[in-house]
This is a predicted structure of a 71-nucleotide RNA (transfer RNA) from endosymbiont GvMRE of Glomus versiforme. It matches the Rfam family "tRNA". By type it is a transfer RNA. The sequence is in RNAcentral, with records from Rfam. The coordinates come from a structure-prediction model, not an experiment, and the mean pLDDT is 83.
């Protein structure tokens, strides 16, 4: 070089065109002598552009980065 595939919250991972959920994690409260465990609340994400479409994580296209396979 080619050819397939992955990219969503700090990390793991959902959402088969229709409100972007979820656990750990991290803040405040609570319990506790303190800490952990444990209960309750918060906050924060669609790699980046562009096109489709009433509506896109999602389908189409470039582009990046990774990872396989192949020369």
């Nucleotide at each position: 070089g080619c050819a397939g595939g992955u990219g969503u919250a700090g990390u793991u991972a959902a959402a088969u065109g229709g409100c972007a959920g979820a656990a750990c994690a991290c803040c405040g409260g609570g319990c506790u002598u303190c800490a952990g465990u444990c209960c309750u609340g918060g906050g924060g994400a669609u790699a980046c552009g562009g096109g489709u479409u009433c509506g896109a994580c999602u389908c189409c296209u470039g582009u990046c980065a990774c990872c396989u396979g192949u020369g």